RNAcentral holds the sequence, with entries from ENA.
Predicted 3D model of a 1420-nucleotide RNA (small-subunit ribosomal RNA) from an uncultured bacterium.
């Protein structure tokens, strides 16, 4: 004490900047205006700045407190505080007049004065008063600004007014008083949801969805409420109180507010650094220097996004290796890679090093750049690959693990799962979730719809509102041109410029589609004002009519009662019953009563708005049409909300009450019938008041008005015309046909579903639902207005093509019917199923499995069982070793055999050698090793073969032509046919695959041929015989011909195809009979013929051997054989086939035995011999109706035959046994002519047989078929269909069982919001009271209130014992209701009734098939 630090008074700032979006649906925001204000700092302008006063902090001194802190006492300044003076252009004003201000400080400097501080002069920076500005701001009008009517009525300071207070400032902003207004369907009010906006994301645009970063505004600052200071705050880092929390504490009492920057926690799927710097831009203060600035500029981190860059580049074919794959040859990855050659961007190391800075002042900075260097060096992944969608194989799983945006993959061959090789896309990213827009004309303004798909209110009237004939004037809201003014800036968009490019960033342009405003115009919309008559109305004169109301009145039936006649029934079904009648029903005469209904007429006829309306007559009334053209002057149309009408069916009061008839009874149907069908019945139906308001209330078609070919009917008027009974024409009405167009297609078509316009209602995928709640409404049922969560991948329409019908028509078939014979009953055979079993191998299962595989089960077969064996194998190639004895034969032990174990014998080619002898190959063998082998799986992985439909007549295809398509047309139709066979017709015109015919065998000649067949003549022989010669003539045989083709005549018929009749033929309309099986269908059947894919065994699931079994037997079906007898059984005689078959065969003639068969062999590879008797017939006799002289089972004797062997388990023979069974329930097959029927004959497989089967084969030889109603199948054409796996379809409900959201609901918990009450902090504001006077203070009061309470409700969620219904869920339970005439047509309202889909009654629809009849269309 210049000067540095602190502390304090003062003064400006702190109301800015920085964060956030809780609240707010308007006190907010946008965009346009307005008036009755405000402004510290800045700018400009006047005008002032004079003269005193008391004060306080700081500091001192004492004292409380734990601390925050306070407290008494003293001392002091000042641009801090106060008075006094002056004062305008300033305030007030009763217009006279009142009031009202200041502040100093620095620099600098002659005279002149000074107390020597200065004064005073000047300069600068203050200061007061005041008036303009700019910039801010307060305040105000308009219009715009989400959802929800299941929120329809709010509002008392509420709306106006007068006054009085408040505020800067207009204002019910406040109060006092006074009037009763205000705002609402153009959506108040309430809920619920939200900051708004330049913009941003999408989108062709209009929309649509959002409102991070940057901009403007508002709104917040723990929660709430408060006001002070201030130019300005009801103040994010300020005060007061309350209230939650968190912290300190000595328990007395205090502190605090990150939705500032960083950062922690927590919560989440999820969000960064406790960075540097004020250097830069801006902010505050200051006279500056400066100081403050988590504003800001930088850097950090995070592929979160934009944009640039790289992870190399050329060459490189043994197409390398290795992966995969494979037809085993390749391919393929892939020039990819190695190899050679280049090159270095980024990055990595070293070097310089900016702009950003006008003198100074760089955080960023190890920055950008720039320059050297060194290495290909240090830098690839995600997702996909069955369609949509660009990309495909292998293995592994095996409806299992999983995948998946929709469709949908996976049940053993998965381009879907998983993994691998390839391959596509994108690329520092991929891909997944979530959002939001697009696609979406799928909410339709631009730009849908509504007859059947989702949509026309059941009908009218009328209110608001929306639309509105013609002609003229005037206005200018709509409009339409011009001009101003706003539309911030940034985005966006075109241009240029700047960072190596880009993203990005800078300038300029355009644009900002809106708003205001100002001038013009006036056509067309509006207003206005005037007329007009075609819309609409009246008015005159005519019709038509089941329009409606009341009263009255006929007649016929039904029923009941009375009387009569009469006598056992009626009645009433499919068929019965129950009921009714001898106490006389039922008929049938007569009377008589009471309801309720109106036949004919009667008609796609009428009226009526709809629902609706029918005997007559009268009374009252609506409404329509036609004709006149006197009247009024747009008076119109539509029509939210309203308000009336409103079929039946239901309710209420009170009447009726004959038929009918929900419910109920009873009878029958039936598995059952809570139904159909009967038989009885009460609500109800009828009136009369009064409710309910629904229907398939439909034309599934709102209402109005013009406009758009026509034919043809009918109702109800005019007019014309002539022939007087049409025929034109013209208005309303009612139909059918039909063009243009429309329409997904049906269909619609001047009665529009065509073209346009106005106005309502209504729609938005299917179920959940016309359901819950909440309103309304109704006596009640219950209508009305209604969703939502969950849940599906559809749900629907309309046509197509199958396919199906307890639909139709037509027309086939041994389909039925009409004949004949049978199965079903006996017995026995055989196949099957069950049962049994160590096995009783397997397979086949309506027609189409069951005398079937199997045309042979003792063993073998044989695939099963039981056991004993064998392991490169019972069989087949191939390779490698061994190696000439081991093989082959001949024995030998063991054994049940197979196998084991042993012996004996012995060889072959080729090469070298003279020879011993070596080497060498080799069938076979042994050892290994590849592989054999499987009648083991899967006919639902196959091929190949078969079966069925069905030898049914159908199945397609090209081209045209028709339809938007699928598709159709051809192929329908009208005849005909065994046939889609042929003919005529025809937008079709031709083919093909099936039909049919070519084939074969059969019937009838003929011709050639004539042995082993024949034998007429001719000849020879026998006891006799084609037995010899002969012969081809017969029959035959077995090769080639012809013959039949509706050709011929009548007849019908379309002049056709064709049919019907006839001649002639051996045959005649496919002469009979076989083969011959379209397009398909039945995952038909076969893996067990046989081939063959995958999968399985691999000392066994292969292989051999013995031995069982397959053959077991209570029972049940199927296929056959005998029968039951006199049309026949026996017994003796005796005729006459055909077509096989024979050599490990068939066997004659003889012998032998009762026989079965032996013996024995002649003949015969067969028109030669041989099986070989054909039998039924016929003739002759018994028998005599009996379980038998029928039947032959069973059974026991003895016997034969085959074969290794007849126990299990073979035929056969003889002899004795002698069973069921006297013709067969219900059901059921076969067969239409050489056929059923009978009668015998061969054969194949076979050793022999179970065979009575199974195929051929000829003898005898019928009957009937009116005819196509029914049964079954089939073909064509038509018809319904909610079926396409196709009727053995679909499909609907309750019960049961599980999951899931929802309703209700005693209640229980929580939220919101307003209402009245209690309190009643701080605090403005006001009034006492104290202060010596006034003010501040202090005290107290009162108003307003904020937190808190309290009452009674209202609203919203959440929870709930228990309950409702719903939804979804491979294989529960009862029905069968619906779809076909769904078997009772179905549905629509509504009542009653029932386990349950459902039934029933009344009304109503056609979205009901069939027939039948009217009618109208076309065509004559």
């Nucleotide at each position: 004490u210049u000067c540095g630090c602190g502390a304090g008074u003062g003064g400006c700032g702190a109301a800015c900047g920085g964060g956030u979006g809780a609240g707010u649906a308007a006190u907010g925001c946008a965009u346009c205006g307005g008036a009755a204000c405000g402004u510290a700092c800045c700018c400009a302008g006047u005008c002032g700045u004079g003269g005193g006063g008391g004060a306080u902090a700081a500091c001192u001194a004492c004292g409380c407190g734990a601390a925050a802190g306070c407290g008494u006492g003293g001392c002091u300044a000042a641009u801090a505080c106060c008075g006094c003076a002056u004062a305008c252009g300033c305030c007030c004003u009763g217009a006279g007049g009142g009031g009202g201000a200041a502040a100093g400080c620095g620099g600098g400097g002659g005279a002149c004065c000074u107390u020597c501080g200065g004064g005073c002069c000047u300069c600068g920076c203050g200061c007061g008063a005041u008036u303009g500005g700019a910039g801010c701001g307060g305040c105000u009008g308009a219009u715009g600004u989400c959802g929800g009517a299941u929120u329809a009525g709010c509002u008392a300071g509420u709306u106006g007014g007068u006054g009085g207070g408040g505020u800067a400032a207009a204002g019910g902003c406040u109060c006092a008083c006074c009037a009763a207004g205000g705002c609402g369907a153009c959506g108040a009010u309430c809920c619920a949801u939200a900051g708004c906006u330049g913009g941003u994301c999408u989108g062709a645009g209009a929309g649509g969805a959002u409102g991070a970063u940057c901009a403007g505004c508002c709104a917040c600052a723990c929660u709430g409420g408060g006001a002070c200071u201030g130019a300005g705050a009801c103040a994010c880092g300020g005060c007061c109180c309350a209230g939650a929390c968190u912290c300190c504490u000595a328990c007395g009492g205090g502190a605090g507010g990150c939705a500032g920057c960083a950062g922690u926690a927590g919560g989440g799927a999820a969000u960064c650094u406790u960075g540097g710097a004020c250097a830069a831009u801006g902010g505050g203060c200051g006279a500056a220097a400066g100081c403050c600035u988590g504003a800001u500029c930088c850097a950090g981190c995070c592929a979160u996004g934009c944009c640039g860059c790289g992870u190399g580049a050329g060459u490189g074919a043994u197409g390398a290796a290795g992966g995969c794959c494979u037809u085993a040859g390749g391919g393929u990855u892939g020039u990819a890679a190695a190899g050679c050659u280049c090159u270095u961007u980024c990055g990595c190391c070293a070097g310089g090093g900016a702009a950003g800075a006008u003198a100074a002042u760089g955080a960023c900075g190890g920055u950008a750049c720039c320059u050297g260097g060194a290495u290909a060096a240090g830098a690839a992944g995600c997702c996909c690959c069955g369609g949509c969608u660009a990309a495909c194989u292998c293995c592994g799983u095996g409806c299992c693990a999983g995948c998946a945006g929709c469709c949908g993959c996976g049940g053993u061959a998965a381009u879907a799962c998983g993994g691998a090789g390839g391959g596509g896309g994108c690329u520092a990213g991929c891909g997944u979730u979530g959002u939001u827009c697009g696609g979406a004309a799928u909410u339709a303004c631009u730009g849908g719809g509504c007859g059947u798909a989702a949509a026309g209110c059941g009908c009218a009237c009328g209110u608001a509102g929306g639309c509105g004939g013609c002609u003229u004037u005037u206005c200018a809201a709509g409009u339409u041109g011009g001009g101003g003014g706003u539309g911030a800036a940034a985005u966006c968009c075109c241009c240029g410029g700047g960072c190596u490019u880009a993203a990005c960033c800078c300038g300029g342009g355009a644009a900002c589609u809106g708003c205001c405003u100002c001038c013009a115009a006036a056509a067309c919309u509006g207003a206005a004002a005037a007329g007009c008559u075609c819309g609409a109305g009246u008015c005159c004169g005519a019709g038509a009519g089941a329009g409606g109301u009341g009263a009255g009145u006929g007649g016929a039936a039904u029923u009941u009662c009375c009387a009569g006649u009469g006598u056992a029934g009626a009645g009433g079904u499919g068929a019965a019953a129950u009921u009714c009648g001898u106490a006389g029903a039922u008929a049938u005469u007569g009377g008589a009563a009471a309801g309720a209904a109106c036949a004919c007429c009667a008609g796609u006829g009428g009226c009526g708005a709809a629902g609706g309306c029918g005997g007559c007559u009268c009374a009252c009334u609506g409404g329509c049409u036609c004709g006149g053209u006197a009247c009024u002057g747009a008076c119109g149309c539509u029509g939210a909300g309203g308000u009336g009408c409103g079929a039946c069916a239901g309710c209420g009061u009170g009447g009726g009450g004959a038929g009918c008839a929900a419910a109920c009874a009873g009878g029958a149907u039936u598995a059952g019938a809570u139904a159909c069908c009967c038989u009885g019945g009460u609500a109800g139906u009828c009136c009369a008041c009064g409710c309910c308001g629904u229907a398939a209330a439909c034309g599934a078609u709102g209402g109005g008005u013009g406009c758009u070919a026509g034919u043809u009917g009918u109702c109800g008027g005019g007019c014309a015309g002539c022939u007087u009974g049409c025929u034109g024409u013209u208005c309303g009405g009612u139909g059918a046909c039909g063009c243009a167009g429309c329409u997904a297609a049906c269909g619609c078509a001047u009665u529009a579903a065509g073209c346009a316009c106005c106005c309502c209602g209504c729609c938005u995928g299917g179920g959940g639902a016309g359901u819950a709640c909440g309103g309304u409404c109704g006596c009640a049922a219950g209508a009305u207005u209604a969703a939502a969560a969950c849940u599906c991948a559809a749900a629907g329409g309309a046509a197509u093509u199958g396919a199906c019908g307890g639909g139709g028509g037509c027309u086939c078939a041994c389909a039925c019917a009409a004949g004949c014979g049978g199965u079903g009953g006996a017995g026995c055979a055989u196949g099957u199923u069950g049962c049994u079993u160590a096995a009783u191998u397997c397979g086949a299962g309506g027609c189409a499995a069951c005398g079937c595989g199997a045309a042979g089960a003792a063993c073998c077969u044989u695939a099963c069982c039981u056991g004993g064996g064998c392991u490169u194998g019972a069989c087949a190639u191939g390779c490698a070793c061994g190696g000439a004895u081991u093989a082959a034969c001949u024995c030998c032990c063991u054994g049940a055999a197979a196998g084991g174990g042993g012996a004996g014998c012995c060889a072959c080619g080729c090469c070298c050698g003279c020879a011993a002898g070596g080497g060498u190959g080799g069938a076979a063998c042994g050892u290994g090793c590849a592989c054999a082998g499987g009648u083991g799986u899967u006919g639902c992985a196959u091929g190949g073969c078969u079966g069925u439909c069905g030898u049914c007549a159908g199945c397609u295809c090209g081209u045209g032509c028709u339809g938007u398509g699928a598709a159709g047309u051809g192929u329908c139709g009208g005849g005909u046919u065994a046939a889609g066979u042929c003919c005529c017709u025809u937008a079709a015109c031709g083919a093909g695959c099936g039909c049919a015919a070519c084939c074969c065998c059969u019937g009838u000649c003929g011709c050639u041929a004539g042995u082993u067949g024949c034998u007429a003549a001719c000849g020879g022989g026998u006891a006799a015989u084609g037995c010899c010669g002969a012969g081809g003539a017969c029959u035959c045989u077995a090769g080639c011909g012809a013959g039949a083709c509706u050709g011929c005549c009548g007849g019908u018929g379309u002049c056709a195809a064709a049919c019907c009749g006839g001649a002639g033929g051996a045959a005649g309309g496919u002469g009979g009979g076989g083969a011959u099986g379209a397009c398909g269908u039945c995952a038909a059947g076969u893996c067990c013929u046989c081939a063959u894919g995958g999968c399985c065994c691999u000392u066994a699931u292969g292989u051999c051997c013995a031995g069982g079994g397959a053959u077991g037997c209570u029972a049940a079906c199927g296929u056959g054989c005998u029968a039951c007898a006199a049309u026949g059984g026996c017994g003796c005689g005796u005729a006459c086939a055909g077509a096989g078959c024979g050599a490990a065969g068939c066997g004659a003639g003889g012998c032998c035995g009762c026989g079965a068969g032996g013996c024995g062999g002649a003949g015969c590879a067969a028109a030669u011999c041989g099986c070989a008797a054909a039998a039924a017939g016929c003739g002759c006799g018994c028998c005599c109706c009996a379980g038998u002289u029928c039947g032959g089972a069973u059974u026991g004797c003895a016997g034969g035959c085959u074969g290794c062997a007849a126990c299990u388990c073979g035929c056969c023979u003889g002899c004795a046994u002698g069973a069921a069974g006297c013709c067969g329930g219900a059901a059921u097959c076969g067969c239409u002519a050489g056929u059923a029927a009978u009668c015998g004959g061969a054969g194949a497989u076979c050793a022999g047989c179970u065979a009575c089967g199974c195929u051929c084969c000829g003898g005898u030889g019928a009957a009937u078929a009116c005819g196509u109603u029914c049964c079954u199948g089939a073909g064509c054409c038509u018809u319904g269909u909610a079926c396409a796996c196709a009727c053995c379809g679909c499909c609907c409900g309750u019960c049961a069982c599980g999951u899931c959201a929802u309703g209700g609901a005693a209640g229980c918990c929580g939220g919101g919001a307003g209402u009245g009450c209690c309190c009643g902090a701080a605090g403005u504001c006001a009034c006492g009271g104290u202060a010596u006077c006034u003010c501040a203070g202090c005290c107290g009061u009162g108003c307003c209130c904020a937190c808190g309470g309290c009452a009674a409700g209202c609203u919203c969620g959440g929870u709930g014992a228990c309950u409702g219904g719903g939804a979804c869920g491979a294989a529960g339970u009862c029905g069968u209701a619906a779809c076909a005439a769904g078997g009772u047509a179905g549905c629509c309202g509504u009542a009653g009734g029932a386990g349950a889909a459902c039934c029933u009654g009344c009304g109503g629809c056609u979205g009901g098939a069939a027939c039948a009849c009217c009618u109208c269309c076309u065509u004559a």